[in-house]
């Protein structure tokens, strides 16, 4: 200098002058709120709601089914499917990447076309005629012998379909082959040895091979998961009407209750109060929290720990905005040492919180490592 | 906040549970006949990678994660 492979981070400054939302202070009030003066006020994703968890309210005496997730191993954490360090398997020269990576000897089930044959393998083309048979030539010592064809039969080397063909490779061995033999590599089995917390690695014995592949196909094992969510939830509470109580009037009125009537009593209706439930409204939850920010210890890491600073948005249809100027970066033009004009400046926006994934994002910086050329 | 569906030539659906054979059907579109021309009819024939991306498998519209765009329903 090229070309890559991992991570961190930043995402406009300052100022002026008009707003909006909270907070404390003061001061005014007709108690409705209205001024003054300080301070604070969107993110890296605040987003999407795909995983956890906190906090709340409800169920809950264990325990199985259903159903829903996870799926190498240890260690982190509140928790996780996220992330750490290893273990395997793939892919890269490489620095790294990627992996739903438990079980196909528990059972179902599926493998389209092509091909003989796709899981109880099979025989098209092939390769072989040792055995048996049957045609034909040939030779002779006449009883067989050779050669050729066929059928009956071996074979799974080779070739050929297919993602996939029931272990590769040499050797031996056959009539041709064939794990048939044998070595060696796979590949299965072990209450073996060594290392290691563990996956797992190395080794040794066994076994001539029996066991394709699909579990993001039903399914089997093993863990995990009670349900709902901030409209959870909790306090405070009008107006009407509707409930309990106690006093008052019982002048009058229904009813108990009559064949009619008086008197009283009870009840319901009036009227005063006094108590609760619960609706409209209001407060709260709610912003100090698995908080950050700086330094020291452990530990490869994820983390954990210790000690010092700091307080950082809380609205309720929802505030956090606009407008100047001056300056950065970025591209364009002209001029071309300095200068000029023009244009862009993203995604996107809290609503109880927190960990973390995914998504969008105009532009910038910054660190490690790799490979290759060139040069000292 | 919680639950469901759905995307497939211009347009309206199917296939997807059980993965495989050329992705089908209906209307529309092109050309040709037939008619003086149109319409109707026949005939032929173009048009699609199944929202995107990534996985699993031999093979993916289908199955799984992921991600975008609409639609519905509950409180």
């Nucleotide at each position: 200098c090229g070309a890559g492979a991992g991570g961190u981070c930043c995402g406009g400054g300052c100022g002026g002058c008009c707003g909006c939302c909270g907070c404390g202070g003061g001061g005014a009030u007709u108690c409705g709120u209205c001024c003054c003066c300080g301070g604070g006020g969107a993110g890296g994703a605040a987003a999407g709601u795909c995983c956890g968890g906190g906090c709340u309210c409800c169920g809950c005496g264990g325990g199985c089914c259903a159903g829903g997730g996870u799926g190498g191993u240890u260690g982190c954490u509140a928790a996780c499917g996220a992330a750490a360090a290893c273990c395997g398997g793939c892919c890269g020269c490489g620095a790294g990447g990627c992996c739903a990576g438990g079980g196909a000897a528990a059972g179902u089930g599926c493998c389209a076309c092509a091909g003989a044959g796709a899981a109880c393998a099979g025989a098209c083309c092939g390769c072989c005629u040792a055995a048996g048979c049957g045609c034909g030539g040939g030779g002779c010592u006449c009883g067989c012998c050779c050669c050729g064809c066929g059928c009956c039969g071996g074979c799974a080397a080779g070739g050929g379909u297919g993602a996939a063909a029931c272990g590769g490779u040499g050797c031996g061995g056959u009539a041709a082959g064939a794990g048939c033999g044998c070595a060696c590599c796979g590949c299965g089995g072990c209450u073996c040895c060594u290392g290691g917390u563990g996956a797992c690695a190395g080794g040794g014995c066994c076994g001539g091979c029996a066991c394709g592949g699909c579990a993001a196909a039903c399914c089997c094992c093993a863990c995990c998961c009670g349900g709902a969510g901030a409209a959870a939830g909790a306090c405070c509470a009008a107006a009407u009407a509707g409930g309990g109580g106690a006093g008052c009037a019982u002048a009058u009125g229904g009813c108990g209750a009559u064949g009619g009537c008086c008197c009283g009593c009870g009840u319901c209706g009036g009227c005063u109060c006094c108590c609760g439930g619960g609706u409209a409204g209001g407060u709260c939850g709610u912003u100090c929290g698995a908080g950050g920010u700086c330094g020291g210890g452990c530990g490869c890491g994820a983390g954990c720990u210790c000690g010092a600073c700091c307080c950082u948005a809380g609205a309720g249809a929802a505030a956090u905005g606009g407008u100047c100027g001056c300056c950065g970066c970025c591209c364009c033009c002209c001029g071309u040492u300095g200068g000029g004009g023009g244009g862009a400046u993203a995604c996107a926006g809290a609503a109880c919180c927190c960990g973390g994934c995914u998504u969008a994002c105009a532009g910038g910086a910054c660190c490690u490592c790799u490979c290759g050329c060139a040069c000292c | 906040c919680g639950g469901g569906g759905c995307g497939u030539g211009g347009c309206g659906c199917a296939g997807c549970a059980u993965g495989g054979c050329u992705a089908g059907c209906g209307c529309g579109c092109u050309g040709c006949a037939a008619u003086g021309g149109g319409g109707u009819u026949g005939c032929a024939g173009a048009g699609g990678u199944c929202g995107g991306a990534g996985g699993u498998u031999c093979g993916a519209a289908u199955c799984c994660u992921c991600u975008c765009g609409c639609c519905c329903c509950g409180a």
This is a predicted complex of two RNAs, RNase P RNA and transfer RNA, with 451 nucleotides together.
Its mean pLDDT, the model's own confidence on a scale to 100, is 78.
Rfam match: Bacterial RNase P class A. It is annotated as a ribozyme.